[in-house]
RNA sequence: GCCGAUGUGGCGGAACGGUAUACGCGGUGGUCUCAAAAACCACUGCCCUCACGGGCUUGUGGGUUCGAAUCCCACCAUCGGCACCA
Repeated sequence: GCCGAUGUGGCGGAACGGUAUACGCGGUGGUCUCAAAAACCACUGCCCUCACGGGCUUGUGGGUUCGAAUCCCACCAUCGGCACCA
C1' cells in the first nucleotide's frame, strides 16, 4: 500500500429501516435481620431541571429516507490476511 472484520452506557451484550441502551453483571436506595450475608423490590446512558419535564447520544463527518445503530460515501482507531521488504 491492497482486502476484510469490528467500533453501542461503568463492563458483557441485544435491537426486520419503525420506542436505542433489552437481558445480565456492577452500582445506589429500600424491605427483611439483634447485626450481617443471601433473597426480594425500586432506580441506574449523558447533560439541564427542586420537581414536572426538556435536550442529546450507537467511533468521527456527511448523504439517502417520513423515519438510520442498521443503507451509501469519506475519514479515524483496533484486529486479521495479503503485498513490499533491494

Transfer RNA from a Ktedonobacteria bacterium, 86 nucleotides, folded computationally.
Its mean pLDDT, the model's own confidence on a scale to 100, is 80.
The organism belongs to Ktedonobacteria, within Bacteria.
Its Rfam family is "tRNA". The family's RNA type in Rfam is transfer RNA.